[in-house]
């Protein structure tokens, strides 16, 4: 330097092909059960969807440009 894949909640991730109320488990916080605790089952908690622009009535999605992290590939001038 080129090419591919990622970046969404405290953690692991789906959703993204096909724009239309941003979701799961885990985690947390209360209750129930228990003598008590774990476990279980009940209800609650959750987000500037990497940034910055565009296109649309509308954008996590689609277009452009950056930044991050990961892997390939050249190393010829």
């Nucleotide at each position: 330097g080129c090419c591919c894949c990622g970046g969404u909640a405290g953690c692991u991730c789906a959703g993204c092909u096909a724009g239309g109320u941003a979701g799961a488990g885990c985690g947390c916080g209360g209750g129930c059960c228990u003598u008590g605790u774990a476990a279980g089952c009940c209800c609650g908690u959750g987000g500037u969807c990497c940034c910055g622009g565009g296109u649309u009535c509308g954008a996590a999605u689609c277009c452009c440009g950056g930044c991050c992290g990961g892997g390939g590939c050249u190393c010829c001038a």